[in-house]
RNA sequence: GCGGGUAUGGUUCAAUGGUAGAACGUAUCCUUCCCAAGGAUAGGACACGGGUUCGAUUCCCGUUACCCGCU
Numbered sequence: 001g002c003g004g005g006u007a008u009g010g011u012u013c014a015a016u017g018g019u020a021g022a023a024c025g026u027a028u029c030c031u032u033c034c035c036a037a038g039g040a041u042a043g044g045a046c047a048c049g050g051g052u053u054c055g056a057u058u059c060c061c062g063u064u065a066c067c068c069g070c071u
Stems, first nucleotide, its partner, number of pairs: 001070007010024004018054001026042005047063005
């Protein structure tokens, strides 16, 4: 330099154009003498910038970061 892939709560992962979810974790409460375990509730995210569309995490382009391969 070229090609390909990945980017979603704090972490690990779903979601193939129509209300963004799960597990673990976090906070509060209940249960217990305490811990552990269990239960309830809550907060928290689509890497960034454009485009297409009635509507984009999803499709297209570019940028950034990381990974793989080629030279």